[in-house]
């Protein structure tokens, strides 16, 4: 890369170096020189792998492997539903992201 589960309305930021994009794609809306992005350093969150307990559920810890710290995964993208002039709400899906697994 590729496939399988599984989760995604919760939570958590400074400070140095750099210096114009950044937010997977489109579209849209926003975020940025009161500093984006990107590395480094501390700090923080979460609890999937891990550890404790337990028959099992459930529960607890947070040394270690990961991950994350604007906006529900920012919103919609395809399907259906209820309301309809527009539209708006609700459901499931697709795409993506993280884990553990395969191979």
């Nucleotide at each position: 890369a590729u496939c399988u589960u599984a989760u995604c309305g919760u939570g958590a930021g400074u400070g140095a170096u750099u210096g114009a994009g950044g937010g997977a794609c489109a579209g849209g809306c926003c975020c940025g020189u009161c500093g984006a992005u990107a590395u480094c350093a501390c700090a923080g969150c979460a609890a999937c792998c891990u550890u404790c307990c337990u028959a099992a559920g459930a529960g607890g810890a947070g040394u270690g492997g990961u991950g994350c710290u604007a906006a529900u995964u920012c919103c919609u993208g395809c399907a259906g539903a209820a309301u309809g002039a527009a539209u708006u709400u609700c459901u499931g899906g697709a795409a993506g992201a993280u884990a553990a697994g395969a191979g």
The prediction has a mean pLDDT of 85. SAM riboswitch aptamer (S box leader) from Halobacillus alkaliphilus, 103 nucleotides, folded computationally. The sequence was found by an Rfam model in a public genome assembly. The source organism's lineage runs through Bacteria, Bacillati, Bacillota, Bacilli and Halobacillus.